Annotation:
The RNA shown here (transfer RNA) has 73 nucleotides and comes from an uncultured Clostridia bacterium. Model confidence (mean pLDDT): 83 of 100. Its Rfam family is "tRNA". By type it is a transfer RNA. The sequence was found in a public genome assembly.

RNA sequence: GCUACCGUAGCUCAGCAGGUAGAGCAGCUCACUCGUAAUGAGCAGGUCGUCCGUUCGAAUCGGAUCGGUAGCU
Numbered sequence: 001g002c003u004a005c006c007g008u009a010g011c012u013c014a015g016c017a018g019g020u021a022g023a024g025c026a027g028c029u030c031a032c033u034c035g036u037a038a039u040g041a042g043c044a045g046g047u048c049g050u051c052c053g054u055u056c057g058a059a060u061c062g063g064a065u066c067g068g069u070a071g072c073u
Base pairs, nucleotide, nucleotide: 001072002071003070004069005068006067007066010025011024012023013022019056027043028042029041030040031039049065050064051063052062053061
């Protein structure tokens, strides 16, 4: 330098033939307990790496760009 893939909640990941974002763990509250843990119930937490475009509407499509991984040279 070229190619491919990845980037979504604090962490690990789903959701991609467009219709307004979820799970597990972690966190907080309550219940249970003599107390803790475990268990059960509930709550909070992200405008989807960034920018531009297409569209009535974009995590999802197109372009650029940044970061990471792998391969090639």